[in-house]
């Protein structure tokens, strides 16, 4: 100092060709139990790294920068 790949919830990670932003764990409340787990039900949690552009519409396209990963040198 190039190239390539990733960045979504507190955690792993979806979200098809651009159209409603989930799902498991976890957290809360309930049901249930002496009591706790377990199971079941409802519920909170989101600048989609950031900054800009394209669009009628962006988590997905494009351009910059941050961070991590990985190769060249």
């Nucleotide at each position: 100092g190039g190239g390539c790949c990733u960045g979504u919830a507190g955690c792993u990670c979806a979200a098809u060709u651009g159209g409603c932003a989930g799902a498991g764990c976890g957290c809360u409340g309930g049901u249930g139990u002496u009591g706790c787990a377990u199971a079941c039900c409802a519920g909170a949690g989101g600048u989609u790294a950031g900054c800009g552009g394209u669009u009628c519409a962006a988590g997905g396209c494009c351009g910059c920068u941050c961070a991590g990963g990985u190769c060249c040198a």
A computed fold for a 73-nucleotide RNA from a Minisyncoccales bacterium, annotated as transfer RNA. Rfam family: tRNA. It is annotated as a transfer RNA. About the family: Transfer RNA (tRNA) molecules are approximately 80 nucleotides in length. Its family is annotated with triplet codon-amino acid adaptor activity in the Gene Ontology. The RNAcentral record of the sequence draws on ENA.